Annotation:
ZMP/ZTP riboswitch aptamer (pfl RNA motif) from a Solirubrobacterales bacterium, 85 nucleotides, folded computationally. The source organism's lineage runs through Bacteria, Bacillati, Actinomycetota, Thermoleophilia and Solirubrobacterales. The coordinates come from a structure-prediction model, not an experiment, and the mean pLDDT is 79. Its Rfam family is "ZMP/ZTP riboswitch aptamer (pfl RNA motif)". Gene Ontology terms of the family: regulation of purine nucleotide biosynthetic process and one-carbon metabolic process.
Formats: sequence, structure tokens, C1' cells
RNA sequence: ACGGACCGUCGCGACUGGCGUCUGGGUGGAUCUAACCACCGGGAAGCGAUGGAGCCGAACACCGCCGCGCGCCUGGGCACCUCUG
Repeated sequence: ACGGACCGUCGCGACUGGCGUCUGGGUGGAUCUAACCACCGGGAAGCGAUGGAGCCGAACACCGCCGCGCGCCUGGGCACCUCUG
């Protein structure tokens, strides 16, 4: 120098469902062969930029992460790996 990881700041930000219980998002409209639509409130992984600290060099990294208490479900997003355009 390079790569990874850590912290701060700024910007972007997908996804944020159904029923039950219940104090534990709200309003309106649907749905159970379902698990959505709109708005409001709240959350949010991750991506980009930048600054800091000065850790790691196959590892103190990875072996997953995200959406309103809990339960049962439904689905999605992101990161990682491979292939194609």
C1' cells in the first nucleotide's frame, strides 16, 4: 500500500403481514384455497460517502442479519457463495 474488522457523522434504505392472546401500534377497506392495499406513528438489516482509532493478515473475521410483548402461521428483504445477461 492492499484486504478484513471496530467507532462516529451524513445520505439512501428494502422490509415492516394474518389470526389469537392481550396493556402491548392506529384508522379505513379486503381476506382464511387468505396472510394484502392506502395513510399515520414507531422500527430497521444493509448499501454508499467521509472522518477516527491503529486491531487482524486465515484471523478476537465468518459460521448469519432485519420489521411494533408473546404464541401459531404466511411471506419478503439484506449479507455470503455459484452461474448467466